[in-house]
RNA sequence: GUACCCGUAGCUCAGUUGGAUAGAGCGUCAGACUCCGACUCUGAAGGCCGGGGGUUCGAAUCCCUUCGGGUACG
Numbered sequence: 001g002u003a004c005c006c007g008u009a010g011c012u013c014a015g016u017u018g019g020a021u022a023g024a025g026c027g028u029c030a031g032a033c034u035c036c037g038a039c040u041c042u043g044a045a046g047g048c049c050g051g052g053g054g055u056u057c058g059a060a061u062c063c064c065u066u067c068g069g070g071u072a073c074g
Base pairs, nucleotide, nucleotide: 001073002072003071004070005069006068007067010026011025012024013023019057028044029043030042031041032040050066051065052064053063054062
């Protein structure tokens, strides 16, 4: 330099033919339980889906561009 893959919550990830309020586990916080703690149970907070632009009635999803990471080739 070229091609391909990945980027979604603090962490690991799902979300697959575009469809309405974007989800799970772990973690954090609060409550229940307990003499106290752990375990367990319940609840809550936390995201403008890497950035920008476009297509569309509608985009995490499609197109363009750009940034970061990875793999292969040169």

This is a predicted structure of a 74-nucleotide RNA (transfer RNA) from a Clostridia bacterium. The organism belongs to Clostridia, within Bacteria. Its Rfam family is "tRNA". Gene Ontology term of the family: triplet codon-amino acid adaptor activity. It is annotated as a transfer RNA. The prediction has a mean pLDDT of 81.